[in-house]
RNA sequence: GCCGAUGUAGCUCAAUUGGUAGAGCACAGCUUUCGUAAAGCUGGGGUUUUGGGUUCGAGUCCCAUCAUCGGCU
Numbered sequence: 001g002c003c004g005a006u007g008u009a010g011c012u013c014a015a016u017u018g019g020u021a022g023a024g025c026a027c028a029g030c031u032u033u034c035g036u037a038a039a040g041c042u043g044g045g046g047u048u049u050u051g052g053g054u055u056c057g058a059g060u061c062c063c064a065u066c067a068u069c070g071g072c073u
Base pairs, nucleotide, nucleotide: 001072002071003070004069005068006067007066010025011024012023013022019056027043028042029041030040031039050064051063052062053061
C1' cells in the first nucleotide's frame, strides 16, 4: 500500500434482514438483618466511532473517515 472483519449503556452482548434501541453483570435507592453479605423490588444510565447520502422513517442500506484485529505484498 491492497483486501476483509468488528465498532451499540461502565463491562459482555442482543436488536427476527428499514418501523419508538433491549438483556445480564455492575451502579443508586428501598425491603429484609443488631450490622454485613446473599435474596427480592424499583430506578438512573445511549445523540449506536465520526461526518455525509438514500428514505415518510436508518443501529440496519450507500460513500467517506477514525480505531482495533486478521490476511496479502